[in-house]
RNA sequence: GUGCAGGCCGGGUGACCGCGGGCGCCGCGCCGGCUCCGCCGGCAGGCGCCUGAGGAAAGUCCGGACACCGCAGGGCAGGACGCUGGGGAAACCCAGGCGGCGAAAGCCGACGGAAAGUGGAACAGAGAGCAGACCGCCUACGUCGCCCGCGACCGCGGGCGGCCGGCAAGGGUGAAACGGUGGGGUAAGAGCCCACCAGCGGCCGUGGCGACACGGCCGGCUCGCCAAACCCCGUCCGGUGCAAGGCGAAGCAGGUCCCGACGACGCGGCCCGCCGAGGGACCGGGUGCGCCGCACAGAUGGAUGGUCACCCUCGACAGAAUCCGGCUUACAGGCCUGCUACGGAA
RNA sequence: GCGCCCGUAGCUCAGGGGAUAGAGCGCGCGCCUCCGGAGCGCGAGGUCGCAGGUUCGAAUCCUGCCGGGCGCA
Numbered sequence: 001g002u003g004c005a006g007g008c009c010g011g012g013u014g015a016c017c018g019c020g021g022g023c024g025c026c027g028c029g030c031c032g033g034c035u036c037c038g039c040c041g042g043c044a045g046g047c048g049c050c051u052g053a054g055g056a057a058a059g060u061c062c063g064g065a066c067a068c069c070g071c072a073g074g075g076c077a078g079g080a081c082g083c084u085g086g087g088g089a090a091a092c093c094c095a096g097g098c099g100g101c102g103a104a105a106g107c108c109g110a111c112g113g114a115a116a117g118u119g120g121a122a123c124a125g126a127g128a129g130c131a132g133a134c135c136g137c138c139u140a141c142g143u144c145g146c147c148c149g150c151g152a153c154c155g156c157g158g159g160c161g162g163c164c165g166g167c168a169a170g171g172g173u174g175a176a177a178c179g180g181u182g183g184g185g186u187a188a189g190a191g192c193c194c195a196c197c198a199g200c201g202g203c204c205g206u207g208g209c210g211a212c213a214c215g216g217c218c219g220g221c222u223c224g225c226c227a228a229a230c231c232c233c234g235u236c237c238g239g240u241g242c243a244a245g246g247c248g249a250a251g252c253a254g255g256u257c258c259c260g261a262c263g264a265c266g267c268g269g270c271c272c273g274c275c276g277a278g279g280g281a282c283c284g285g286g287u288g289c290g291c292c293g294c295a296c297a298g299a300u301g302g303a304u305g306g307u308c309a310c311c312c313u314c315g316a317c318a319g320a321a322u323c324c325g326g327c328u329u330a331c332a333g334g335c336c337u338g339c340u341a342c343g344g345a346a
Numbered sequence: 347g348c349g350c351c352c353g354u355a356g357c358u359c360a361g362g363g364g365a366u367a368g369a370g371c372g373c374g375c376g377c378c379u380c381c382g383g384a385g386c387g388c389g390a391g392g393u394c395g396c397a398g399g400u401u402c403g404a405a406u407c408c409u410g411c412c413g414g415g416c417g418c419a
Stems, first nucleotide, its partner, number of pairs: 003339007011311007019052008029043006054317001058328002061326005066241004070274002073271002076268001078237005083096005097111001098109004112232002117230002119226002134171002136167003142163009179197006198222002200219008245292004254283006312315001347418007356371004364402001373389005395411005
């Protein structure tokens, strides 16, 4: 002095005042009960002790517990996940492999399948997926015309141009054009053939639990992209959510339409078994109270704060509401550990 | 608290991989008219809420944030 990774803290101490909850004691005031002297229970009040926001309490993005949907199933639709090993109830996490980025420490990855099928690739371009011929290259094969030479005008040879053709090396278009370099070969060319390199596929060996890595041999196989396109394969998932749901108290007024023992409602629709009677929509009326659910903080007007003194690095993001495990996002400043690159010194 | 939906021009909305992002109303200018309105023509106006990713290519597909709205005793 540059950057990277991991872990931790999130002002501290003391005094006073105050708020929520719990326990204990007092309780002369109030209420209720009794066997009415008095005792018991509860409340207000007083005193003492204990306890009281976070790493994210947040977003509500995942998963679960719990509760209800009458009970128990099936497959469909739909959804989530997707390399390997391990942990875990699951989400997810840890380690490794592979790919990408970086000079490195390290970071990121939605990372099964494109030789199952359907589909997409605008514009440009000749051609965009069993590809294609605009410019260009060629005249070996076939054929036409002209010219030249030889010549016994039918013929032979050569040149130029056209047609029919051949080619895909070069130019050009594009995000992407069906391997690259060199040589042989050819009329010109081309994995057409050969050497090396790259990729793909198959077989074998070695290492590893495995993903995979390394090496060897064979095949001219070069068959590319998109699944955060439909889809296929594998694993898993019933729906709704504490305003779930249960108990108590109080109060009220029903009406219209539709469906239903030919089986409604009961899960988005379907099927099967059991059970067996009301159900749905709209309008209107009443109540909007207490307790449980509910917690090693914890309510239902909802607490967790304020002042002073001292010290320091002068204090960020932000506050529970059924609970728990994760992910993501916000965050002043500080501490510790390990590592990387550069420079200097020994 | 729990669940769900939506952000595209000043307003209301289309568009759901290949565009210079459109339509109606509104706004500006011109024509018409004595003037205004209506009508006709032309034009301006857009971080497609923000950021990142997939893809050759994103308003559109995916993920995370931001903002707004609705329902539930």
This is a predicted complex of two RNAs, RNase P RNA and transfer RNA, with 419 nucleotides together. Rfam match: Bacterial RNase P class A. From the family's description: Ribonuclease P (RNase P) is a ubiquitous endoribonuclease, found in archaea, bacteria and eukarya as well as chloroplasts and mitochondria.